RNAcentral holds the full RNA, with entries from ENA. Predicted 3D model of a 534-nucleotide part of an RNA (small-subunit ribosomal RNA, 5' domain) from an uncultured bacterium.
[in-house]
Context: one part of a larger RNA
RNA sequence: GAUUGAACGCUGGCGGUAUGCUUAACACAUGCAAGUCGAACGGCAGCACGUCGUAUUCUUCGGAAUAUGAUGGUGGCGAGUGGCGGACGGGUGAGUAAUGCAUAGGAAUCUGCCCUAGAGUGGAGGAUAACCCGGGGAAACUCGGGCUAAUACUGCAUACAUUCUACGGAACAAAGCUGGGGACCUUCGGGCCUGGCGCUUUAGGAUGAGCCUAUGUCGGAUUAGCUUGUUGGUGAGGUAAAGGCUCACCAAGGCGACGAUCCGUAGCUGGUCUGAGAGGACGAUCAGCCACACUGGGACUGAGACACGGCCCAGACUCCUACGGGAGGCAGCAGUGGGGAAUAUUGGACAAUGGGCGAAAGCCUGAUCCAGCAAUACCGCGUGUGUGAAGAAGGCCUUCGGGUUGUAAAGCACUUUCAGUAGGGACGAAAAGCAUAGGGUUAAUACCCCUGUGCCCUGACUUAACCUACAGAAGAAGCACCGGCUAACUCUGUGCCAGCAGCCGCGGUAACACAGAGGGUGCAAGCGUUAAUC
Numbered sequence: 001g002a003u004u005g006a007a008c009g010c011u012g013g014c015g016g017u018a019u020g021c022u023u024a025a026c027a028c029a030u031g032c033a034a035g036u037c038g039a040a041c042g043g044c045a046g047c048a049c050g051u052c053g054u055a056u057u058c059u060u061c062g063g064a065a066u067a068u069g070a071u072g073g074u075g076g077c078g079a080g081u082g083g084c085g086g087a088c089g090g091g092u093g094a095g096u097a098a099u100g101c102a103u104a105g106g107a108a109u110c111u112g113c114c115c116u117a118g119a120g121u122g123g124a125g126g127a128u129a130a131c132c133c134g135g136g137g138a139a140a141c142u143c144g145g146g147c148u149a150a151u152a153c154u155g156c157a158u159a160c161a162u163u164c165u166a167c168g169g170a171a172c173a174a175a176g177c178u179g180g181g182g183a184c185c186u187u188c189g190g191g192c193c194u195g196g197c198g199c200u201u202u203a204g205g206a207u208g209a210g211c212c213u214a215u216g217u218c219g220g221a222u223u224a225g226c227u228u229g230u231u232g233g234u235g236a237g238g239u240a241a242a243g244g245c246u247c248a249c250c251a252a253g254g255c256g257a258c259g260a261u262c263c264g265u266a267g268c269u270g271g272u273c274u275g276a277g278a279g280g281a282c283g284a285u286c287a288g289c290c291a292c293a294c295u296g297g298g299a300c301u302g303a304g305a306c307a308c309g310g311c312c313c314a315g316a317c318u319c320c321u322a323c324g325g326g327a328g329g330c331a332g333c334a335g336u337g338g339g340g341a342a343u344a345u346u347g348g349a350c351a352a353u354g355g356g357c358g359a360a361a362g363c364c365u366g367a368u369c370c371a372g373c374a375a376u377a378c379c380g381c382g383u384g385u386g387u388g389a390a391g392a393a394g395g396c397c398u399u400c401g402g403g404u405u406g407u408a409a410a411g412c413a414c415u416u417u418c419a420g421u422a423g424g425g426a427c428g429a430a431a432a433g434c435a436u437a438g439g440g441u442u443a444a445u446a447c448c449c450c451u452g453u454g455c456c457c458u459g460a461c462u463u464a465a466c467c468u469a470c471a472g473a474a475g476a477a478g479c480a481c482c483g484g485c486u487a488a489c490u491c492u493g494u495g496c497c498a499g500c501a502g503c504c505g506c507g508g509u510a511a512c513a514c515a516g517a518g519g520g521u522g523c524a525a526g527c528g529u530u531a532a533u534c
Base pairs, nucleotide, nucleotide: 001534002533003532004531006530007529008528009527010526013381014380015379016378017377018376019374020373021339026337027336028335030334031333032332035084036083037082040081041080043077044076047075048074049073050071051070052069053068054067055066056065057064058063091292092291093290100217101216102215103214104213105212106211109209110208114205115204116203117202118201119200120199121198122156124154125153131146132145133144134143135142136141162171163170164169176197177196178195179194180193181192184191185190218264219263220262225255226254227253230252231251232250233249234248235247236246237245267289268288269287270286271282272281273280274279294315295314296313297312298311317328318327319326320325345371347370348369349368353367354365355364356363357362384414385413386412387411394405395404396403397402418475420470421469422468423467424466428461433455434454435453436452437451438450439449440448478523479522480521481520482519483504484503485502489518490517491516492515493514499506500505
């Protein structure tokens, strides 16, 4: 000099863009952060509508209104069965010195949803939740009996392919739902035709994931030897997959001063800071990978987990309890206590982008987009402009003549950025929906899909950006320093005292170095100090 996720002191006008627990991976009150699908299913607790009855009132005798009952018929839907998603997104850096990361390669693998293509989607069955009845328990919850559905579950048939094979053969699937409809049939449910969404199986792709190898990846030798599934082989098991991954047997190997082992420290990288560079230091925000989810262990489900807001066991802690037993996990977003020099709101919205589910409308989304707080950082703007010598007054200094503050102020003439008030006012919005034209599909002018046109409608931010008007210099300057390094000097007080100080050093009666004042210098909504890196 540059820099910082900074803190502290004094001071503080506005805006934009970023950033904001570096410490206790300490403990957490409360709310929210993962749901969705009725176009898979039985249903109807609660809600709205319709239909069919009954009664009352009115009546223009057509009917209307009100009350009540029935009806899952329609829209919907609490709880439940089922499907998909809760393995993403979000957080943290404890562990990890290599099971990690970075770069470059590799072969022995899997891959839901998605894309392309082939084949199929036939026919049966038994249950079970919800519900009803009964029992236990303080509760959490749980047990027994009875009824019922499915795209839930289980056989049978078939097998283009796939797997296995003694090459003869053997084994293995599936599920329906919904829109529309001219003939024909009908038990009026539908069959049948057709479109869409599904389902099963196979091949290929894409994406994602698992595995292997090489090289690189902090310090210590006051750590020199380490290793028995250890190193290799045969065989078997296991895995999606290679492999001591595991096991039986056999051999006795394997690593190491090119630093094994041990100890300490640490997430790694793209990058960031600094530097002319080589390097050095760091790894906040953003992005990629990894690891973790109160501590330790385990598996289940699943395409994918050994799973942050899933399950089981053990432990510590907290809470409830009728003492028999139960409940919990903010290193999600806010927020609280604690620790600390120190780090924000228990905010708004799904309008946009993206994600999950859904045919869609849509629902959910503390991801995200916004707003709030903080000079924490960077950038921009303002705190007026011109004129104005009687060089005013006052202050300070003085050789008492004057000098300086100083064109500074006052005065005069202007301007109105920003802030304030009032009015106007975009972009971020494209979709979706409805109507319609053309094309595709089709038996079809239905339906559905694609493209175009028209209409309608959707904004948290938003009292915003931006523009106009109004009034009036009006509301807006401090901080550090002035002995040398280092830009900037005098007076007074003090008298080795009080004090200053980054280094040299100042202070013991004329202190440019302490304290105050006047003046000056530097930076400026900041300025200094401290800490840290180069």